[in-house]
């Protein structure tokens, strides 16, 4: 200085002119006009996880059923998020002859596989309380090429994985048969709040791998979302009481037509609840943000000052012009990032309010680790 990895943080910037949507002031009967102040993000975005808030269900307790967490501790109102650790795995540096040991990064849905069932593809003999394909020993044949019985998982072969690993004994050959050291199980000491780490006994090994496969075990979960949900409530139509007039000469139905017969059916006042369009409320002062100072390894917390910073609903927050910054590019040169030209300036947009997570981003800009050139 380049390069790679990980995380923070910012994300145009001043002015002219033209609008828009709340909010306050004046003025004015009103309609409205004038003034000021304020008006999208780190993700507002997928709506995935939590919660506040509504309203619906819903006597208590346990058990089932579905569904979701899932190593330990802290943090948070909560959470599948957050720190911090601890075990794994990866790589990389260092010190070592070599095993290995110890530092840094990064990832990890990391309870349970001696509770129980499935499932291990392709090759392969064989894939789970298993096998003899080559070999290898042993014995008895024999045409001298091998055939056949047994023994052997030490070698070969196939595979991600072959029923513990090296090494010495041992054996006809072999084999945890036997011993040593590793692992692995189990008892127990010591340290730690724990996960878990270190020692030391026993035990020959019996327990492959796979729970983002069923399934165990522990623990947490009522449903619905601001189109939740309260309120007000026009004409005008229908419903409904109560009071007045009218009550057949009229009109529906009862059989297709008649008659009789039976039922209903009306007009004007005035009063009552519901319902459509409409209009208020929820609505933004909150687990709210800055500074400072205590506690904490840190997530965070507590105590003090001090701030108000959008609230629309057929849904405002735009446009347009100069100038400036940033990035590249290509001319020109007194080489000075000079001085001119030309393109680019992302991703996106509140809709009840918050804590995450995740996914989008031109381009700036800092940290921390790592490599690699240089220079001292």
């Nucleotide at each position: 200085c380049c390069a790679g990895a990980g995380g923070g943080c910012c994300g145009g910037g001043c002015g002219g002119c033209c609008g828009c949507g709340g909010c306050u002031c004046g003025c004015g009967c009103a309609a409205g006009c004038g003034g000021g102040g304020c008006g999208a993000g780190g993700a507002a975005a997928g709506u995935c996880c939590g919660g506040g808030c509504u309203c619906c269900a819903u006597g208590g307790a346990a058990c089932g059923a579905c569904g979701g967490u899932g190593c330990c501790g802290g943090g948070u109102a909560a959470c599948g998020c957050c720190c911090g650790g601890c075990c794994g795995g990866u790589u990389u540096c260092a010190c070592g002859a070599g095993a290995g040991u110890g530092g840094g990064g990064c990832c990890g849905a990391g309870g349970g596989a001696u509770a129980g069932u499935g499932c291990c593809a392709c090759a392969g003999a064989a894939a789970g309380a298993a096998u003899u394909c080559c070999g290898c020993c042993c014995g008895a044949c024999u045409u001298c090429g091998g055939a056949c019985g047994g023994g052997u998982a030490a070698g070969g072969u196939c595979g991600a994985a072959a029923g513990g690993g090296u090494g010495c004994g041992g054996c006809a050959a072999g084999a945890g048969c036997g011993c040593a050291c590793c692992g692995c199980g189990u008892c127990c000491c010591u340290g730690g709040c724990a996960a878990c780490a270190g020692g030391g006994g026993c035990g020959g090994c019996a327990c492959g791998g796979u729970a983002a496969a069923c399934c165990c075990c522990a623990c947490c979960g009522g449903g619905u979302g601001c189109a939740a949900g309260a309120c007000c409530g026009a004409a005008u139509a229908g419903g409904g009481g109560c009071g007045g007039c009218a009550u057949a000469u009229g009109g529906g139905c009862u059989u297709g037509u008649u008659c009789c017969g039976g039922u209903c059916c009306g007009c004007c006042g005035c009063c009552c609840g519901g319902g459509u369009u409409g209009g208020u409320c929820g609505c933004u002062u909150g687990a709210c943000c800055c500074c400072g100072a205590g506690c904490g390894c840190a997530a965070g917390u507590u105590c003090g000052g001090g701030g108000c910073u959008a609230g629309a609903c057929g849904a405002a927050u735009g446009g347009u012009c100069g100038c400036c910054g940033c990035u590249u590019c290509c001319g020109c040169c007194u080489c000075g990032c000079g001085c001119g030209g030309g393109a680019g300036u992302a991703c996106a947009g509140a809709a009840c309010c918050c804590g995450g997570c995740u996914u989008a981003c031109a381009g700036g800009u800092c940290c921390u680790c790592u490599g690699g050139c240089g220079c001292a």